Two RNAs folded together computationally: RNase P RNA and transfer RNA, 419 nucleotides in total.
The prediction has a mean pLDDT of 78.
[in-house]
RNA sequence: GGAGUCGGCCGGGCAGUCGCUGGGAGCAAUCCUGGAGGAAAGUCCGGGCUUCGCUGGGCAGGGUGCCAGGUAACGCCUGGGGGGCGUGAGCCUACGGAAAGUGCCGCAGAAAAUAUACCGCCGGCCGUGAGGCCGGUAAGGGUGAAAUGGUGCGGUAAGAGCGCACCGCGCAGGUGGUAACACCUGUGGCAGGGUAAACCCCACCCGAAGCAAGACCGAAUAGGGGAACGUUUGCAGUGUGCCCACACGAGUUCCCGGGUAGGUCGCUGGAGGCGUGCGGCGACGCACGCCCAAGAUGAAUGACUGUCCUCGACAGAACCCGGCUUACAGGCCGGCUCCCUUC
RNA sequence: GCUGACGUAGCUCAAUUGGCAGAGCAGUUGCCUUGUAAGCAUCAGGUUGCAGGUUCAAUUCCUGUCGUCAGCUCCA
Numbered sequence: 001g002g003a004g005u006c007g008g009c010c011g012g013g014c015a016g017u018c019g020c021u022g023g024g025a026g027c028a029a030u031c032c033u034g035g036a037g038g039a040a041a042g043u044c045c046g047g048g049c050u051u052c053g054c055u056g057g058g059c060a061g062g063g064u065g066c067c068a069g070g071u072a073a074c075g076c077c078u079g080g081g082g083g084g085c086g087u088g089a090g091c092c093u094a095c096g097g098a099a100a101g102u103g104c105c106g107c108a109g110a111a112a113a114u115a116u117a118c119c120g121c122c123g124g125c126c127g128u129g130a131g132g133c134c135g136g137u138a139a140g141g142g143u144g145a146a147a148u149g150g151u152g153c154g155g156u157a158a159g160a161g162c163g164c165a166c167c168g169c170g171c172a173g174g175u176g177g178u179a180a181c182a183c184c185u186g187u188g189g190c191a192g193g194g195u196a197a198a199c200c201c202c203a204c205c206c207g208a209a210g211c212a213a214g215a216c217c218g219a220a221u222a223g224g225g226g227a228a229c230g231u232u233u234g235c236a237g238u239g240u241g242c243c244c245a246c247a248c249g250a251g252u253u254c255c256c257g258g259g260u261a262g263g264u265c266g267c268u269g270g271a272g273g274c275g276u277g278c279g280g281c282g283a284c285g286c287a288c289g290c291c292c293a294a295g296a297u298g299a300a301u302g303a304c305u306g307u308c309c310u311c312g313a314c315a316g317a318a319c320c321c322g323g324c325u326u327a328c329a330g331g332c333c334g335g336c337u338c339c340c341u342u343c
Numbered sequence: 344g345c346u347g348a349c350g351u352a353g354c355u356c357a358a359u360u361g362g363c364a365g366a367g368c369a370g371u372u373g374c375c376u377u378g379u380a381a382g383c384a385u386c387a388g389g390u391u392g393c394a395g396g397u398u399c400a401a402u403u404c405c406u407g408u409c410g411u412c413a414g415c416u417c418c419a
Base pairs, nucleotide, nucleotide: 001339002338003337004336005335006334007333008332009331010330012308013307014306015305016304017303018302020035021034022033023032024031025030037314041325042324044323045322046321047320048319049210050209051208052207055245056244057243058242059241061206062205063204064203065202066080067079068078069077070076081095082093083092084091085090096201097200101199102198103195104194105193118141119140120137121136122135123134124133125132126131149167150166151165152164153163154162168190169188170187171186172185173184174183175182176181214265215264216263217262224256225255226254227253228252229251237248238247239246272291273290274289275288276287277286278285279284309312344415345414346413347412348411349410350409353368354367355366356365362399370386372384373383374382392408393407394406395405396404
């Protein structure tokens, strides 16, 4: 100097004028002050919160899936292992089980999974011959996405784990590691192809709904709600789908007795942010200090002017938070790798 | 804001244990007719919304994304 890889950050600035909206002060005029994002998005996961009786058991149903840890929790994150890609930094990985069982594998092909033989090779018999019949074989050819361990040597009529060496695989033992797993030694000629983002098996987790949840206030009717007593069948019905158990219920008495295109609360101070120190490889945790930064309900966050620059992308909160995914003009900073050159 | 369903030819719809994407209407061409319609024959038309993944093979299974539609503002 070039190419690449990983991580972090910014997302027009400043000044003025006029508006919109939350809060505060004031009798009022008016004044002071806060006002979108890294994704506010998709609503894909997880949790807080709220209501349903968050009742017990079973079956369904859904989800996750190498190991260990972090966390309120997670399908997220961190570290590690196996596999794949890259010269490398590094990146990707739905990565349990196909020897529990069932299903499927179209066409082609002899055969697609209790096996089997089209061409071929070899042997025997027949035939003048072309060839035919019987048997052996699975090395070679052919079909297919996939063909019953791979390579080599020996062996044989031709062949074959038939024998041997190496590799792969299974089993047993040992060593290291919390574990996933790795390595070593011995042993078995080797057994059953793929598919679990097919049913399924194994391990673990999950009650349902969602702020239009829900709570309260208020003039009136009906339906209705609450409390107490209490009831034959506990049938019908309600309680997330089904079953069982359990609870509620008929009736009487007492009390309340409506609201409406209304208002108040929930509504933002929280698993909050920033800084320092300590523990940990890290995710993260602990301690101390400082700070408060939108909260509407027809729904605000805008317009204009001046000036500067590199001329400004994707995009707009609606209960809140932790993640993931997706969109994003341009720019800045740092770590690391490879190549070339120079000292 | 919350919840759910769907996307296949120009239009309306099919397509299931994953195995060559079809039908009706519309369209082209020809026949029939004096001519048109109807009828008969024939042909064309597909990124299965898009992008990845699993699988030998995807409209179908999984993930992401885009779009369309529907339901939910006290109770009964």
It holds a member of the Rfam family "Bacterial RNase P class A". Rfam's curators write: Ribonuclease P (RNase P) is a ubiquitous endoribonuclease, found in archaea, bacteria and eukarya as well as chloroplasts and mitochondria. Rfam links the family to the GO terms ribonuclease P activity, dimeric ribonuclease P complex and tRNA processing. Rfam classes the family as a ribozyme.